Parts: sequence; C1' cells; structure tokens
RNA sequence: AACGUUCAUCGGGGUCAGUGAAAAUCUGAGCCGGCGGUUAUAGCCCGCGACCCGGUCACUUCGGUGGCCGGUUGAAUCUGUGAAAUUCAGGUGCCGACGGUUAAAGUCCGGAUGGUAGAUGGAACGGU
Repeated sequence: AACGUUCAUCGGGGUCAGUGAAAAUCUGAGCCGGCGGUUAUAGCCCGCGACCCGGUCACUUCGGUGGCCGGUUGAAUCUGUGAAAUUCAGGUGCCGACGGUUAAAGUCCGGAUGGUAGAUGGAACGGU
C1' cells in the first nucleotide's frame, strides 16, 4: 500500500406556441436522461436505486414512524467502422412512479432542506 469498520463530503435533468372559461397536463413543435457493470463511451443489454405493495421486529401521542426481509417496477432497431460497440458515427423509433391541479403531467407543484443506488478517498481506528 491492498483490504475492513466507522465518520465526513458529494450524490437527477427538462418549455414554448395554439385552442379554451380553465391546460407548463390536450394539440403541435421542443427538451431531459440517477448509479454500477460490459472486450469500446448505454434512458431503452445485465443489474441496482427512487415510487408502490406485503411480511416481520422495535417504538408510538394509536394517526403512524423507523429497521430488516421479500415482491412489483418502462422502453430499439437498421447501416457503417472496428479485434471488440443493442454503448461509437449516421438513420429511424420508443420509454418515463405516486399525490395534486378550474383540463388528462417524464418536463409544473408536493412528499423532498427527505431517501437512495453509489462516488470520493478527506478523517479516525483496525490490518498483513
């Protein structure tokens, strides 16, 4: 030094116009893309996270809250280059939790000044 534990820091993006009494929700045209992996760079390949549901344990002001475990969870193809790419270049396409709203939401508001996959390797301790 590797590695382990704890702590610390970081950890999600995106709009205009038209119609209308009313829409950032409809229509038209735009725009956006968390984390790890992969012979080579990924929203749509594999897996994880957020959201939602269940079980269980703890706490509870009996409303719930939290830990752990489990479940659910969207979408792609063609051509080219190459040793290698559903990841690059070119073409065409597709997807997007829950609650709210004078009117239906990936993009507005809210839970959320939250949580989290993880990243960094900053600090402490352990460590052969």

The RNA shown here (FMN riboswitch aptamer (RFN element)) has 128 nucleotides and comes from Rhodoluna sp.
Its mean pLDDT, the model's own confidence on a scale to 100, is 81.